[in-house]
RNA sequence: GUGUGGGAUGGGGAUGGAGCUCCCCGACAACCGCCGACCAUCGGCUGAUAGCUCCUGCCGGGAC
Repeated sequence: GUGUGGGAUGGGGAUGGAGCUCCCCGACAACCGCCGACCAUCGGCUGAUAGCUCCUGCCGGGAC
């Protein structure tokens, strides 16, 4: 340098970061919350986690 074979790196889990654990996806994917009226627009609600712990931010209460 050429030919053939194999398929990895990885990504995601409704708002941020880290560790651990679990689940999902193979880029055409996993994923992109709920409720009501409405017929594709309007209004309302919970949560920074998929789960646990910590940090940051936010909300409420108390003490100094």